[in-house]
Context: one part of a larger RNA
RNA sequence: GGCAGGGAGUUCGUGGUAAUGGCAAGGUUAAGUGCUUAAGGCACGCAACCAAAGCGAAAGCGAUAGUACCUUCGGGUACAACGUGUGAAAGUGCGUUUAGUCAUUACUUCGAGAUCCGAAGCAAGAUGAUCUAAUCCUGGGCAGGGUGAAGUCGCGCGAAAGUGUGGUGGAGGCCCGUACCGUUGUUGGUUCAAACCACUCGAGUGACCUGGGAUUAGGGGUGAAAAGCCAAUCGAAUCUUGCAAUAGCUGAUUCCUCUCGAAAUGAGUGUUAGCUCAGCCUGAGUUUUAUCCAACUAAGGAGGUAGAGAUACUGAUUACGAAGUCAAGGAGAGAAAUCUCCAGCUUUGUUGUCAAACUCCGAAUGCUUUAGUUGGCAGACUUGGAGUGAGACCACCGGAGUAAGUUUGGUGGUCGAAAGGGAAACAACCCAGCCCAAAAUUAAGGUCCCUAAAAAUAACUAAGUGUAGAAAGUGGUUUUUGAUUUUAGACAGUGGGAAGGUAGGCUUAGAAGUAGCCAUCCUUUAAACAACGUGUAAAAGCGGACCCAUCAAAAUCAAGAGCGCUGAAAAUGGACGGGACUAAGUUAUUUACCGAUAUUUUGGAUUUGCACUUUUUUAGUGUAGAUGGUAGAGAGGCGUCCUGUAUGGACAGAAGCAUAUUCGUAAGAGUGUGUGGACCGUUCAGGAAUGAAGAUCCUGUC
Numbered sequence: 001g002g003c004a005g006g007g008a009g010u011u012c013g014u015g016g017u018a019a020u021g022g023c024a025a026g027g028u029u030a031a032g033u034g035c036u037u038a039a040g041g042c043a044c045g046c047a048a049c050c051a052a053a054g055c056g057a058a059a060g061c062g063a064u065a066g067u068a069c070c071u072u073c074g075g076g077u078a079c080a081a082c083g084u085g086u087g088a089a090a091g092u093g094c095g096u097u098u099a100g101u102c103a104u105u106a107c108u109u110c111g112a113g114a115u116c117c118g119a120a121g122c123a124a125g126a127u128g129a130u131c132u133a134a135u136c137c138u139g140g141g142c143a144g145g146g147u148g149a150a151g152u153c154g155c156g157c158g159a160a161a162g163u164g165u166g167g168u169g170g171a172g173g174c175c176c177g178u179a180c181c182g183u184u185g186u187u188g189g190u191u192c193a194a195a196c197c198a199c200u201c202g203a204g205u206g207a208c209c210u211g212g213g214a215u216u217a218g219g220g221g222u223g224a225a226a227a228g229c230c231a232a233u234c235g236a237a238u239c240u241u242g243c244a245a246u247a248g249c250u251g252a253u254u255c256c257u258c259u260c261g262a263a264a265u266g267a268g269u270g271u272u273a274g275c276u277c278a279g280c281c282u283g284a285g286u287u288u289u290a291u292c293c294a295a296c297u298a299a300g301g302a303g304g305u306a307g308a309g310a311u312a313c314u315g316a317u318u319a320c321g322a323a324g325u326c327a328a329g330g331a332g333a334g335a336a337a338u339c340u341c342c343a344g345c346u347u348u349g350u351u352g353u354c355a356a357a358c359u360c361c362g363a364a365u366g367c368u369u370u371a372g373u374u375g376g377c378a379g380a381c382u383u384g385g386a387g388u389g390a391g392a393c394c395a396c397c398g399g400a401g402u403a404a405g406u407u408u409g410g411u412g413g414u415c416g417a418a419a420g421g422g423a424a425a426c427a428a429c430c431c432a433g434c435c436c437a438a439a440a441u442u443a444a445g446g447u448c449c450c451u452a453a454a455a456a457u458a459a460c461u462a463a464g465u466g467u468a469g470a471a472a473g474u475g476g477u478u479u480u481u482g483a484u485u486u487u488a489g490a491c492a493g494u495g496g497g498a499a500g501g502u503a504g505g506c507u508u509a510g511a512a513g514u515a516g517c518c519a520u521c522c523u524u525u526a527a528a529c530a531a532c533g534u535g536u537a538a539a540a541g542c543g544g545a546c547c548c549a550u551c552a553a554a555a556u557c558a559a560g561a562g563c564g565c566u567g568a569a570a571a572u573g574g575a576c577g578g579g580a581c582u583a584a585g586u587u588a589u590u591u592a593c594c595g596a597u598a599u600u601u602u603g604g605a606u607u608u609g610c611a612c613u614u615u616u617u618u619a620g621u622g623u624a625g626a627u628g629g630u631a632g633a634g635a636g637g638c639g640u641c642c643u644g645u646a647u648g649g650a651c652a653g654a655a656g657c658a659u660a661u662u663c664g665u666a667a668g669a670g671u672g673u674g675u676g677g678a679c680c681g682u683u684c685a686g687g688a689a690u691g692a693a694g695a696u697c698c699u700g701u702c
Stems, first nucleotide, its partner, number of pairs: 001702006011112003015108009026050003032044005054061002064080001066079005081096006115252002118249001122242006133216009142206001144176003147172001151168007181202002185199002188197002218234001220230003255637006265278005279388002281385007292376010307361001308359002314355003319350007329342005391415010420431003435604007445594003448579003454591007466581001472566003476563010493550005499523003504518003529544001532543003605627009638691001640688005646682004656675008
C1' cells in the first nucleotide's frame, strides 16, 4: 500500500412545539397489592400532579353570556361592562363572556461520557538502585623504560652556621608507553549495533580501575552541577486506579429522490479559532390587496457632493508697486548724538496660483412625501427547526500606504454555493443561470492550417509593429490647416565677388574684423558686417553674412492628426496557444457564416397555482408557471436484521456465489443459465446494536 470484516446522534429523565388518539370541567394514576400468563395482561390503589380565578409585596378582596361590524358560520375585531392593585380624582397595570388532561409519535432544550477517536497534564496507591549517581563493607589489578626530590656518604672551603662538588638514594595527583579505563576527530562502513566496528586520540601509582555484598525512592534520592543520573523512560521514573479527566482545537461521521435555500453583517462578551441577541434561510398556522415590492407619471420636500470660485469668509501662495513702521540683522556717512539706504514687519492696490477639516455659488444621480396607473410567483403576524457571524476578487467613489495578489470603508456585480460557451491553460473577466431526449436559431468570441465557419471595398503600417510598457525624443512615413518666397527666376548646387578711409579708438610686448573695454560711422558700390566662425606670436590664410552669374520649378516655416521607431536589461533553450502570416496586421464600411446546457419547436418526468371532470377524490383532464445549488429546513421512498398477522415457495434443488438480460429517475427489484446442497420469501403492522471509501481509523491477511 491492496483486500476482507469491524467502525460514529444512542438511552433514561426533564421542559417546549406539532400531529394523532382517549376522556372532558375535568384528565391521569405512582409506589404497591391481588388474580393470571409462554411472553405478558387484567383489576385495585385517589397519595400526588395539571386544569377549573384572578389581582395584590401583603392583610385581603374576588369577575360578561351587552352592542356594532366582518365571516369560510368554526370564529375574529372594536367598544362597553365587570374583578383586583395603585391613586384624592382623572387615569392606568394585570385579568374576565371557559378547555383541559393523559398517552403515543416526530423534532428539539437542559442534565447525564451524550455522535466517534485524540492530548500534554492533575491526584491517589503501589513497584523499582541487576542500568546508572553517591556512600559503606570485603577482595582484586596496574608490562617495560625514562627523569632523578629529600635524606645520606666521600672530598674541598669555612671559626661556626653552612656551602660547593662527586657518589649513593629512589620521591612524584612526574614523563613515554602495555593491560585496564576513556571516547577527541572522521562525508570510512546500504549497518553486527535504538550509540557498534575501524583508524586516530586522552589518561595510565591515582581525586586510579574493578569483582562481590549492602544503603539512599519520586516533589523524593544521588549529583567535582550537565537540570546530569535513578533499568533503551527524567525540567519530576514506572505501573494501576480516579477515567469514557477536560479539549471553545484537528480529523472522521455509512442508502436514494424531490421542494425551498443562506451567511461570512450590527451589538455585547477576560471577547475576537468561541458564545448570546438581532439580521439573512426553512416548515406549519393565521391574515390580506388596507399594507408590501418594482417601474412610470404628476406635484412637492430636505441637502452642500462633483464642478467652480477668490473684493464672499478662514487659511496657504507668485510677481510688481504705494503707505506706515523699523528694537534686533546688513551697508554707508559722521567726532558723537544721530541720519540715510537695504532686508524685515503691518496695511493696501494690480496680477498669478490653491484647500478633506474654505464657500458668494452649485449640478447630475440618489433619498423622501402625497396622489395615480401598470405589473407581482408580494407582504405582515404567531410559532417549530436551523446554519452563519475567518469571506474573496472585479468596476467605480473614498481613507492609509513608495507600493502590493496590501489594508480599511461605500455602491454594484460575480465566486463562495454556478455547470455550459469564450479568454491556449485560468474560483472571481466576457456571454449565459444545467429536469430528460431530439432538432433549429443565436450570444460572447471567431471564420489560412492545427480547428467549426469569409468574402468584398477604401486606406494605413514595413516595425514581424501586430504578438506587454511611461516620461522624454524622432528630417520614418501618411495626412490636415495656416503663413511666406517664386519665370521681374525662388530653394539647393556650381562659378565669381565680398572693396576703400582703416591696423576705428583704447589697452597691450603685440591686439591688424575675430584676448578684453568703448564706439559701431562715412565713402565706392550689383553687394560687401569697424564682422558670425576657424586660424596667426601678431600678421597672413580659409569659410559665413551680403551681391552677381549660371541652372530651371517649385521651395521654406509653423501648428496639429494617424501608423511606426528609440527609450526597452535576468538568470536551463522558448514562445502570437503552435505552425506560420506583409495580411492571415491596423482603421473604416458592408454582407454572409460558425458558435452554448442561452432562445425556439416537439415529446416525456416531477411539481405549484387556477379551472373542470367523475362513486378511483392522496385520482384524472386542461391551462399558466416552476425544476443549478454548499451550510441548512422540509417531503416521500429503497434496503438489512428480528417479532406478530395472513399467505406462499423449496432436494423435480432454498440461501449464497458467478454471469447474461429486463424493469425503475434513483436507492433497488425481477428473470434465465451455471455453481451450490438446505432452507427461503411475500402482504399488512411493530421493533432496531439498520446501510462506509475515507478518521496518519481498529483487527486479520497478502

The part of an RNA shown here (large-subunit ribosomal RNA, domain II) has 702 nucleotides and comes from a Candidatus Bathyarchaeota archaeon. RNAcentral holds the full RNA, with entries from ENA. Its mean pLDDT, the model's own confidence on a scale to 100, is 83.